Small-subunit ribosomal RNA from an uncultured bacterium, 1506 nucleotides, folded computationally. The sequence is in RNAcentral, with records from Greengenes.
[in-house]
RNA sequence: AGAGUUUGAUCAUGGCUCAGAACGAACGCUGGCGGCGCGUCUUAAGCAUGCAAGUCGAGCGGGAAUGUGUAGCUUGCUAUACAUGAGAGCGGCGGACUGGUGAGUAACACGUAGGUGAUUUACCCUAUAGACGGGGAUAGCCAGUAGAAAUACUGGAUAAUACCGGAUAAGAACAUUAAAGUUAGAGGUUAAUGUGGAAAGGAGCUAAGGCUCCGCUAAAGGAGAAGCCUGCGGCCCAUCAGCUAGUUGGAGAGGUAAAGGCUCACCAAGGCGAUGACGGGUAUCCGGCCUUAGAGGGUGAACGGACACAUUGGGACUGAGAUACGGCCCAGACUCCUACGGGAGGCAGCAGCUAAGAAUAUUCCGCAAUGGACGAAAGUCUGACGGAGCGACGCCGCGUGGAUGAAGAAGGUCGGAAGAUUGUAAAAUCCUUUUACUGUAGAGGAAUAAGCGAUAUAGGGAAUGAUAUCGUGGUGACUGUAAGCAGAGAAUAAGAGGCGGCUAAUUACGUGCCAGCAGCCGCGGUAACACGUAAGCCUCGAGCGUUGUUCGGAAUUAUUGGGCGUAAAGGGCAUGUAGGCGGUUAUGUAAGUCUGGUGUGAAAUACUUAAGCUUAACUUAAGAAUAGCAUUGGAAACUGUGUAACUAGAAUCACUGAAGGGGAGUCGGAAUUCCAGGUGUAGGGGUGAAAUCUGUAGAUAUCUGGAAGAACACCGAUGGCGAAAGCAGGCUUCUGGCAGAUGAUUGACGCUGAGGUGCGAAGGUGCGGGGAGCAAACAGGAUUAGAUACCCUGGUAGUCCGCACAGUAAACGAUGUACAUUAGGUAUUUGGGCAGAAGUCUGGGUGCCGAAGCAAACGCGAUAAAUGUACCGCCUGGGGAGUAUGCCCGCAAGGGUGAAACUCAAAGGAAUUGACGGGGGCCCGCACAAGCGGUGGAGCAUGUGGUUUAAUUCGAUGGUACGCGAGGAACCUUACCUGGGUUUGACAUACAAGUGAAGACUAUAGAGAUAUGGGAGCGUAGCAAUACGCCUUGAACAGGUGCUGCAUGGCUGUCGUCAGCUCGUGCCGUGAGGUGUUGGGUUAAGUCCCGCAACGAGCGCAACCCCUACUGACAGUUACUAACAGGUAAAGCUGAGGACUCUGUCGGAACUGCCGGUGAUAAACUGGAGGAAGGUGGGGAUGACGUCAAGUCAUCAUGGCCCUUAUGUCCAGGGCUACACACGUGCUACAAUGGUGGGGAACAAAGUGAAGCGAAGCCGCGAGGUGAAGCAAAACGCAGAAAACCCAUCGUAGUUCGGAUUGAAGUCUGAAACCCGACUUCAUGAAGUUGGAAUCGCUAGUAAUCGCACAUCAGCACGGUGCGGUGAAUACGUUCCCGGGCCUUGUACACACCGCCCGUCACACCAUCCGAGUCGAGGAUACCCGAAGCCGGUAGGUUAACCUGCAAAGGAGGCCGCUGUCGAAGGUAUGCUUGGUAAGGGGGGUGAAGUCGUAACAAGGUAACC
Repeated sequence: AGAGUUUGAUCAUGGCUCAGAACGAACGCUGGCGGCGCGUCUUAAGCAUGCAAGUCGAGCGGGAAUGUGUAGCUUGCUAUACAUGAGAGCGGCGGACUGGUGAGUAACACGUAGGUGAUUUACCCUAUAGACGGGGAUAGCCAGUAGAAAUACUGGAUAAUACCGGAUAAGAACAUUAAAGUUAGAGGUUAAUGUGGAAAGGAGCUAAGGCUCCGCUAAAGGAGAAGCCUGCGGCCCAUCAGCUAGUUGGAGAGGUAAAGGCUCACCAAGGCGAUGACGGGUAUCCGGCCUUAGAGGGUGAACGGACACAUUGGGACUGAGAUACGGCCCAGACUCCUACGGGAGGCAGCAGCUAAGAAUAUUCCGCAAUGGACGAAAGUCUGACGGAGCGACGCCGCGUGGAUGAAGAAGGUCGGAAGAUUGUAAAAUCCUUUUACUGUAGAGGAAUAAGCGAUAUAGGGAAUGAUAUCGUGGUGACUGUAAGCAGAGAAUAAGAGGCGGCUAAUUACGUGCCAGCAGCCGCGGUAACACGUAAGCCUCGAGCGUUGUUCGGAAUUAUUGGGCGUAAAGGGCAUGUAGGCGGUUAUGUAAGUCUGGUGUGAAAUACUUAAGCUUAACUUAAGAAUAGCAUUGGAAACUGUGUAACUAGAAUCACUGAAGGGGAGUCGGAAUUCCAGGUGUAGGGGUGAAAUCUGUAGAUAUCUGGAAGAACACCGAUGGCGAAAGCAGGCUUCUGGCAGAUGAUUGACGCUGAGGUGCGAAGGUGCGGGGAGCAAACAGGAUUAGAUACCCUGGUAGUCCGCACAGUAAACGAUGUACAUUAGGUAUUUGGGCAGAAGUCUGGGUGCCGAAGCAAACGCGAUAAAUGUACCGCCUGGGGAGUAUGCCCGCAAGGGUGAAACUCAAAGGAAUUGACGGGGGCCCGCACAAGCGGUGGAGCAUGUGGUUUAAUUCGAUGGUACGCGAGGAACCUUACCUGGGUUUGACAUACAAGUGAAGACUAUAGAGAUAUGGGAGCGUAGCAAUACGCCUUGAACAGGUGCUGCAUGGCUGUCGUCAGCUCGUGCCGUGAGGUGUUGGGUUAAGUCCCGCAACGAGCGCAACCCCUACUGACAGUUACUAACAGGUAAAGCUGAGGACUCUGUCGGAACUGCCGGUGAUAAACUGGAGGAAGGUGGGGAUGACGUCAAGUCAUCAUGGCCCUUAUGUCCAGGGCUACACACGUGCUACAAUGGUGGGGAACAAAGUGAAGCGAAGCCGCGAGGUGAAGCAAAACGCAGAAAACCCAUCGUAGUUCGGAUUGAAGUCUGAAACCCGACUUCAUGAAGUUGGAAUCGCUAGUAAUCGCACAUCAGCACGGUGCGGUGAAUACGUUCCCGGGCCUUGUACACACCGCCCGUCACACCAUCCGAGUCGAGGAUACCCGAAGCCGGUAGGUUAACCUGCAAAGGAGGCCGCUGUCGAAGGUAUGCUUGGUAAGGGGGGUGAAGUCGUAACAAGGUAACC
């Protein structure tokens, strides 16, 4: 410090996710030791048991029991003295500290800084004064009563440092009076006059006088502690906007330690609030802790400070002090005891228990240390604390061994093998002993108390003393602990997660969208680096992972540090309140600001430097630092503020100007419709085409007149005005704004603007008018599968006017307002200057282009989206949703404000390359058109589908399958079916053993394979050994037309013989990419030329190759025959020839080369000449980058999987030939351009032949038979070419057309023609009379038509491949159909239109809203009841101290009772807030391949949207 994820790719926006750190954690796997920390985060739920606050006998009365002594004597009892002294009581101090918890609390609770001139303070310290003299009770105790108990009561006696009077009073307090005087303000100070206190106590010593110590009283000061008040600071919600009657204030009274509505009566009507009152929710606060670069964000466990609470609520008492945890009273809930009458209790102290929960410890030891209470002290108490135990909960440290060790062992894993890896790892050898274990010895934490001894200080006559120092002096829970020493022995000690990318680290097997993984993207459908296992590797290590939470990354709430034209985001527009901000000069001030001092900012933490534990964690010391707050000096630039000025901002007046600015009134013409009348006759209207509609009752058309309402052609514009919405015929009138020039005036009067207020298109609403045209709804007609639409005919609200409401729009420049600054050019509108024109300069508007700059890009660019300033509004992923709910507005419709649950990993912007479009432009092709001939109808052949079947083997399936694989299924082929056999196999390789050849012949059984026999025989080479070959047996293995063409190679089809597809360098762009390759011409062509930020190049095109057309040279048999010669019935038949044809080889020829025209003078096109051939002459071969997961595992090859007495292999028979039907491709026809079973008579090319072609001759009607010559073929054969031509006949008929079908008889091939061959002869003579919608081929030697040959093949050809014969018609042209190329445009497509995608309905699940109700919780108001208790009243009862009194009695005062106000819980009623649940209803989201349509994306087929 970043990374992954939206896309085919890119940039930017934007969310989601990851890597880091941390934790009072939990869970999973694992677990050696030690140190230091931490440990109920959940129900402030309930608690058994023990302990956690007592102490003082030197305050008091006493004293059980025990011991010792004495006395009595019934010798085990009584009395007494002394010592020790439990328990209880009175009294004092302490139980207000310590310890726990965080429920409540949004508050002066906390933090910080102050105030107290408004206060208190036990113990402690300092200094002062005092301490006189009396009295009456009471508990304990004794006796008794009630009760189960708790406890209560009666009578009697008694003490005090308990209680109560009296005297004294410096000072203090209170009251009154007076005075001075500080302060912001006296309850402060000074003076005078009147009222209240003590324990003669305790201990020690004594020279008995007293002294000392501890206590006590009064008042003063201090320290520490506490109360109260104030400024400032720190949560969320405005879907909480108004709150408040003790409320705000006054003067008075009461109350308090103390100010105060704190309380009360009276008076006034205030007080708080958008700087957020009131209400609701949540929450102890802080030092700190975590994170972070910081700013911030989160948090408030442990440690420390403060607060609050103690089962819930209320209350007071005591006290210096009370929220009184381990006090009291009352009420409620709960638990326990009970004799049922009544009582007891409070772990949020330490342990511990129960429940809850993912989850959190011992009913331990000790007061040895530190601290606390009491005490004079010893000491007692102390679950504070110090320690130990449990828990890897955290941090830190150590270890689980070290060195050597290659035969690179074995085993594992991978690999075809070689080998690689685990791996110096192990083993082995040498060494060490931390830790654990055993043993031994053993620190420190202890300071000093009492006591004893010594010294010193002050005072003193001395003693007891006080204080300080020194010596001695007992005390250890942890603990036989830490550290040490010794012993033996590698001995006691390694796991967890991960390995597709992010992210370090890979292979094999298993699984087969299953099981599973997953933080995000995503893996898994037979080759998974992603699942599971193994091996290896990576990371960390006594831990490792997961989950949860916080911060970070996230600049993803942006103060530091973001944005708003199109990604989310500018308010519809203005006006203006609060607020924010604000021109120039001078001067004052000092609030902000800057700077210095002082105080504070507790300690701990953090930081730096040291120190102590072996180190570290940990602990300790010192230092530095600390925002801030307060206070006090100083400065005066800037901001604020006061004063005085200024004119540049702003405004006013005067002059001029332009305008669809607004309101009201009035006038006008054209058009439309309607009415009336005239002319006139059959249609009109409407559409893609129609129909509804209208018209002979006279329409449409046309003319005249009239009525009505609405809108204002031309001018007119890229133009004007207005804040926006918006504004358009003319004139009049009222009115607003704007601009310009000059002068004058005011003197900052300004800018923005939360709320508020006003204006605000269309549509809508109310009331009243109006209504010509248009036109939602509605009706009808069409269209359509449907058509609640688009189109047509009608038509009501509405549109218009007035008044009122509504308040929204894609209210858009998708761009808030204002001011300033920053190159230009050009157009237009409206002013002004230079007298006018031209021109030029200067203002205000409205547009275009463009520099810098900005921007993701598109683009913006003085009218900014540039550069600055001020203020306002708004945004923070998509969906849910602008929905629900609440509130406000509205007559309603609806508007404003405006969520959450849940769900997804995207949604969205700009640009790029493609693809696509029922977008556009240009161009090509038998693509259409123009023609010729077919198919589709018939019969047959053949292939396919379907059906059937035991099987009808398999594959090919739009174009690009269907006379295709198959160039030939009777057996074989053959892969299929049935049946019968066989298992190292029908076939291959190698090994071992064995027999002898194998095999042929033959017999039997059998359908055959095969089996069993018979007999003969003993392979080849070699002299031989032996080798090779064959057979049988065995185990390796063979075999598979079994699966996967979506694992593959190879081959092939198609787009397409279309003209395209790319690269290097350069340049442009942030980039994907672009340029080149686009443009202007031209071509069959990315063919060529020109231009151009491109210049070149490659694969394609073309050419090079073959055939064909002309020709030359050479050669000349089997071909040829002109001349010569011979010869025949005839014939190149023969000699001969090399002229010709022909054959073969090698050449030539054609290149837009030449001429004219067009064109840019180019490329090229067009016409012509010559030529056998003319513009690639004709044909063939040749197929770029790629597309279709196209076809083929059944040609072949091949990965993986599957079968192995079978899915292999052999055999026989059957099937592939089935047949209601459908389709494709063909053949033959339907006839006269023809047929003939009539006749005559011509002309090819290219092939092929030895298991072959087979002549002549003879036989047969014929297929054919016989026969055998010739020929390995320019020689012989197949082999007669046919159509054409000549003659004859048929005469338009189901025929002399057509030949299917069937019968009979045959021929040939072949072991074999039944299923299932071809052909022949005779007989039979079906459909069919030119073929619907639709559709195919062909542009010249082509179509059409005619035969011939060949491959396959025993035989079988209407198919295929070739060959030649005869031989046309038409093309104006590119509008349309199909396919293709280039450019451009739109796109929400990229699996790319066979794309994408919307809504209802149906089903399942999820969350949510409404909801008759129902069940709670909270707080509020009114009333009722009213405990305890304080305060008040009363005088019923009662009463020691004091007063009066001889006494009795009375008084003062107290207590009890009664009573009043207040008052908790409770009750009744009401409405509010909130939660749970709910019949039913509503929409939403998500789901596999459901249903219906096709709304959007292209002009999405009616442009889309608001």